Context: one part of a larger RNA
RNA sequence: UGACGGGGGCCCGCACAAGCGGUGGAGCAUGUGGUUUAAUUCGACGCAACGCGAAGAACCUUACCUGGGUUUGACAUGUACGGGAAACGCCGGUGAAAGCCGGUGCCCUCUUCGGAGUCCGUGCACAGGUGCUGCAUGGCUGUCGUCAGCUCGUGUCGUGAGAUGUUGGGUUAAGUCCCGCAACGAGCGCAACCCCUGUUCCUAGUUGCCAGCGGGUAAUGCCGGGAACUCUAGGAAGACUGCCGGUGCCAAACCGGAGGAAGGUGGGGACGACGUCAAGUCAUCAUGGUCCUUACGCCCAGGGCUACACACGUGCUACAAUGGCGGUGACAAUGGGACGCGAAGCCGCGAGGCCGAGCAAAUCUCCAAAAGCCGUCUCAGUUCGGAUUGCACUCUGCAACUCGAGUGCAUGAAGUUGGAAUCGCUAGUAAUCGUAGAUCAGAACGCUACGGUGAAUACGUUCCCGGGCCUUGUACA
Repeated sequence: UGACGGGGGCCCGCACAAGCGGUGGAGCAUGUGGUUUAAUUCGACGCAACGCGAAGAACCUUACCUGGGUUUGACAUGUACGGGAAACGCCGGUGAAAGCCGGUGCCCUCUUCGGAGUCCGUGCACAGGUGCUGCAUGGCUGUCGUCAGCUCGUGUCGUGAGAUGUUGGGUUAAGUCCCGCAACGAGCGCAACCCCUGUUCCUAGUUGCCAGCGGGUAAUGCCGGGAACUCUAGGAAGACUGCCGGUGCCAAACCGGAGGAAGGUGGGGACGACGUCAAGUCAUCAUGGUCCUUACGCCCAGGGCUACACACGUGCUACAAUGGCGGUGACAAUGGGACGCGAAGCCGCGAGGCCGAGCAAAUCUCCAAAAGCCGUCUCAGUUCGGAUUGCACUCUGCAACUCGAGUGCAUGAAGUUGGAAUCGCUAGUAAUCGUAGAUCAGAACGCUACGGUGAAUACGUUCCCGGGCCUUGUACA
């Protein structure tokens, strides 16, 4: 000087407390451990691994296993020699496939006619490796933590390591600002500048809008028209403790008020200091070293990654009446669409099918929002719950046996609110309700986004956890 303390002081955070809803019990989904297996490919392991890499394993993917095949190679560059276009198509053989062999069709372009390009074969250099080392590395990322800290120059003090500044008194979300002070300044962070959102004005008016005027209909901005409103998207204004009162040191600031759409960082996002964890990643990529080179490379078929006594994590669905079922059809927003979205009509109980208008989309379409409202059930393992199983189908796709999703009928398991323990959340939040998208042929209860309905509670900082500043002790560095 740090680090640490079941030392002290001050302060903060859904840290506790006050509340609301969960997890832990059940069934299922999913990840992991373990076990099993020919293989169940690999990585990730307290917080900060475990719906994680994976925004999607039937084949492919795929790295694993079994079997078969191949050796200048699936891919790159160069070179020597030889060859003929090469590619490709068809037929036959090898159980299949890839590959190989044989047959056959086809007989390239430029040219100075030497050759060159392209391709094939045989060699040589080399290729190739998701093999190892993240404790050799770059890059990227997590974490403490959006915590308020981390430093430097000059000066001063100290023999020196160092100290000072950065401590102190106030204040703040903040090393934020003020005052004081052997310090005076500065840098990286904080804040602001950026994006979305909340109010108004201006400009513009189609594909969006319809107040007033006219026309038309069973009905609808449907038509003429309009440019008001909504909206769209470009510009501008607006919030700054600016104003008033009080407190405060005539400070910074805090408390209350006015005006205002908004008030003291308005709400949300992006943004992550010096560093820590030899944190994670050699399997995104790049890369040193090392290892393999008729194999640890490459190609193919089938299997596996989907196993199942069990254990854990994360979720979904429930255990019902704030509900189930039937009816009614009211009100969103974000997004997507050409190898696509697919209206209307018809067929089917349904998943879906047939036909196919329109739309590269403020025009057409996905599109039905669901919680809502009305009726019924009357507390039961039930008209709760839907696992499991049987039969019959639908769709995607060469192909749903291992191993897809969905539909109809039948079946109707556990489960009556969950021990110890433990998690999230402070407002348009929690809870609850649906919708869309990425990936994607198909395959979400996951993820990412969107809107609808919409709470309770916070006395307070004694305690638990994490953190910041000052101080103290130390046999630690």